[in-house]
RNA sequence: AGGCGGAUAGCUCAGUUGGUAGAGCAUCGCCCUUACAAGGCGAGGGUCGCAGGUUCGAGCCCUGUUCCGCCUA
Numbered sequence: 001a002g003g004c005g006g007a008u009a010g011c012u013c014a015g016u017u018g019g020u021a022g023a024g025c026a027u028c029g030c031c032c033u034u035a036c037a038a039g040g041c042g043a044g045g046g047u048c049g050c051a052g053g054u055u056c057g058a059g060c061c062c063u064g065u066u067c068c069g070c071c072u073a
Stems, first nucleotide, its partner, number of pairs: 001072007010025004019056001027043005049065005
């Protein structure tokens, strides 16, 4: 220098040839218990790395760019 993959909730990750963003764990509340743990029910939490573009509509498509990993030279 070039190529490939990744970046989505506090953490680990899903997200279907574009249609109102989810799970598990964690946190908080309630139930259960003498109490704790475990278990059950519920709630909160996200400018989808950043900036543009296409579109009625973008996590998804296009361009640029930052960071991480791998490969080639």